[in-house]
Context: one part of a larger RNA
RNA sequence: UGACGGGGGCCCGCACAAGCGGUGGAGCAUGUGGUUUAAUUCGACAACGCGCAGAACCUUACCUGGGCUUGACAUCCCGAUCGCACUCUCUGGAAACAGGGGGGUCAGUUCGGCUGGAUCGGUGACAGGUGCUGCAUGGCUGUCGUCAGCUCGUGUCGUGAGAUGUUGGGUUAAGUCCCGCAACGAGCGCAACCCUCGUCCUUAGUUGCCAGCAUUCAGUUGGGCACUCUAAGGAGACUGCCGGUGUUAAACCGGAGGAAGGCGGGGAUGACGUCAAGUCCUCAUGGCCCUUAUGUCCAGGGCUACACACGUGCUACAAUGGCCGGUACAAAGGGUAGCAAGACCGCGAGGUGGAGCCAAUCCCAAAAAGCCGGUCUCAGUUCGGAUUGGAGUCUGCAACUCGACUCCAUGAAGUUGGAAUCGCUAGUAAUCGUGGAUCAGCAUGCCACGGUGAAUACGUUCCCGGGCCUUGUACA
Numbered sequence: 001u002g003a004c005g006g007g008g009g010c011c012c013g014c015a016c017a018a019g020c021g022g023u024g025g026a027g028c029a030u031g032u033g034g035u036u037u038a039a040u041u042c043g044a045c046a047a048c049g050c051g052c053a054g055a056a057c058c059u060u061a062c063c064u065g066g067g068c069u070u071g072a073c074a075u076c077c078c079g080a081u082c083g084c085a086c087u088c089u090c091u092g093g094a095a096a097c098a099g100g101g102g103g104g105u106c107a108g109u110u111c112g113g114c115u116g117g118a119u120c121g122g123u124g125a126c127a128g129g130u131g132c133u134g135c136a137u138g139g140c141u142g143u144c145g146u147c148a149g150c151u152c153g154u155g156u157c158g159u160g161a162g163a164u165g166u167u168g169g170g171u172u173a174a175g176u177c178c179c180g181c182a183a184c185g186a187g188c189g190c191a192a193c194c195c196u197c198g199u200c201c202u203u204a205g206u207u208g209c210c211a212g213c214a215u216u217c218a219g220u221u222g223g224g225c226a227c228u229c230u231a232a233g234g235a236g237a238c239u240g241c242c243g244g245u246g247u248u249a250a251a252c253c254g255g256a257g258g259a260a261g262g263c264g265g266g267g268a269u270g271a272c273g274u275c276a277a278g279u280c281c282u283c284a285u286g287g288c289c290c291u292u293a294u295g296u297c298c299a300g301g302g303c304u305a306c307a308c309a310c311g312u313g314c315u316a317c318a319a320u321g322g323c324c325g326g327u328a329c330a331a332a333g334g335g336u337a338g339c340a341a342g343a344c345c346g347c348g349a350g351g352u353g354g355a356g357c358c359a360a361u362c363c364c365a366a367a368a369a370g371c372c373g374g375u376c377u378c379a380g381u382u383c384g385g386a387u388u389g390g391a392g393u394c395u396g397c398a399a400c401u402c403g404a405c406u407c408c409a410u411g412a413a414g415u416u417g418g419a420a421u422c423g424c425u426a427g428u429a430a431u432c433g434u435g436g437a438u439c440a441g442c443a444u445g446c447c448a449c450g451g452u453g454a455a456u457a458c459g460u461u462c463c464c465g466g467g468c469c470u471u472g473u474a475c476a
Stems, first nucleotide, its partner, number of pairs: 001476002003473003007470007015460002019424005026315008034306002042051002062301007071126001075125002077122006086103007106116003128290002131288003137284002139279003142275001144273001149188006155164003168179003194267004199235007208225003213222002238261001241255005317417001321376007333364003338357002343352003383414001388409007430452007
């Protein structure tokens, strides 16, 4: 100087407390451990709906079997061919591959098999490796933590390690600001500058909108751009004003005006560093290793196994509910190898067909909870939907291992969950639906969107984590 203390003081955080809803019990989905397996590819444990924004083949890295060896891919050298590419087809085969037939019949040119292009064959240089080492590395990332800290120059003090500044008194979300002070300044962080939401103005008015006029089933049409909205530019909030407290300070409390008030809400933004943290399987890369195989092609299988254990979720256990009928109100997205209306067929998944739309124009598209009416009457039920049998639909070369969905039948556990444990302070929790990425198909996951919309916070004694000062130490 640090680190540590079941030392002390001050302060903060959904840390506790006050509340609301969960997990832990059930069924299922999903990930992990374990076990099993020819293989159940690999990594991650600050992991575990994580890498994976989507494993039937492919992906694929794993296993079994069948093939290839200058190779699936790149450059160079030599030889051959003039067409190659592409396409049709026959034989063997699971395919890869091997053998054969047909179509297709190059360009430039100094007319020299000269140049280019492509294919085949050969030789070796080489290719190739998701093989090892993240404890050789770059890059990227997690974590403490959006915590308020981490340092430097000069000066001063100390023999020195170092100290001072950065401590102290106030204050703040903040090393934020003020005052004081052997310090005076500065840098990286904080804040602001950026995006978005909330109010107003200007510009613009189609594909958007409709106040008044006419018109219609309908903003449909005429007309209009006031309003909504769209999207570009501005205005606006600064403790600016008033009162009080405070050291005449910083600041805090209350008030006015205002759409918004003291950081207005949300996002992006992550200091010096810590953990030899994670990643050689995104990529790059040193070293090592393989080279008729640890490379490469193919078929099939596996990653989907199942006495069990854990994590994360979904659906429930019902009446604030289930079912039936009627009827409202969104936002944000996506669409041409696409989204697909009306119509017809089917109980339905869906099919036939195809208007319109490269989309403020058309479509996906029905929002759902809600509201109105009816029914069920507390039961393992008209709750709950697992499981299983049958029949189908769709995607795709192909749904056996191993897809999603529909219909009929079946109708399991489950009556609110022990110890323990998690999230959340407001348009939040809870609850309700909607869209998107990935994607042929496949979502209870992820990312986004809006609808309805609470309760509680006395307080900081205690638990956890963190910041500053101080104290002890046989630790570094």

Notes: Model confidence (mean pLDDT): 82 of 100. Small-subunit ribosomal RNA, 3' major domain from a metagenome, 476 nucleotides, folded computationally. The RNAcentral record of the full RNA draws on SILVA. Rfam family: Bacterial small subunit ribosomal RNA.